[in-house]
């Protein structure tokens, strides 16, 4: 230098053909118990890596750019 894959909540992923961002585990709270764990309920937490573009409308398509993994000379 080329080429290919990953970036979404604290962690590990989802997200279908472009229409209001989701799940488990973790955390807090509440029940239950004598207490403790387990189990039940509920809350909290992300302007999707950056910047731009295309749209009524972008996690998603499009350019550009950074950080990681792999490969190829």
């Nucleotide at each position: 230098g080329c080429c290919g894959g990953a970036g979404u909540a604290g962690c590990u992923c989802a997200g279908u053909u472009g229409g209001u961002a989701g799940a488990g585990c973790g955390u807090c709270g509440c029940u239950c118990u004598u207490g403790u764990a387990a189990a039940g309920c509920g809350a909290g937490g992300g302007u999707c890596g950056c910047a731009g573009g295309u749209u009524c409308g972008a996690g998603u398509c499009c350019u550009g750019u950074c950080u990681c993994c792999g490969g190829c000379u």
Transfer RNA from a Thermoleophilaceae bacterium, 73 nucleotides, folded computationally. Lineage of the source: Bacteria > Bacillati > Actinomycetota > Thermoleophilia > Thermoleophilaceae. Its Rfam family is "tRNA". Rfam classes the family as a transfer RNA. Rfam's curators write: Transfer RNA (tRNA) molecules are approximately 80 nucleotides in length. Its mean pLDDT, the model's own confidence on a scale to 100, is 81.